[in-house]
Molecule: transfer RNA
Organism: Alphaproteobacteria bacterium
RNA sequence: GUCCUCGUAGCUCAGUAGGAUAGAGCACUAGAUUCCUAAUCUAGGGGUCGCUGGUUCAAAUCCAGUCGAGGACA
Numbered sequence: 001g002u003c004c005u006c007g008u009a010g011c012u013c014a015g016u017a018g019g020a021u022a023g024a025g026c027a028c029u030a031g032a033u034u035c036c037u038a039a040u041c042u043a044g045g046g047g048u049c050g051c052u053g054g055u056u057c058a059a060a061u062c063c064a065g066u067c068g069a070g071g072a073c074a
Stems, first nucleotide, its partner, number of pairs: 001073007010026004019057001028044005050066005
């Protein structure tokens, strides 16, 4: 330099032939239970889906550029 894969909650990830308010587990906060803790149960907070732009009535999803991580070739 060329090409490929990945980037979604604090962590690990799902969701990709575009469509209804963006989810799960763990963690966190509060409550219940308990003499206390743990465990268990209930509720809740937390995301501009890496960033910018484009296509579309509508984009996490499609396209272009760019940043970061990993890899192949040179």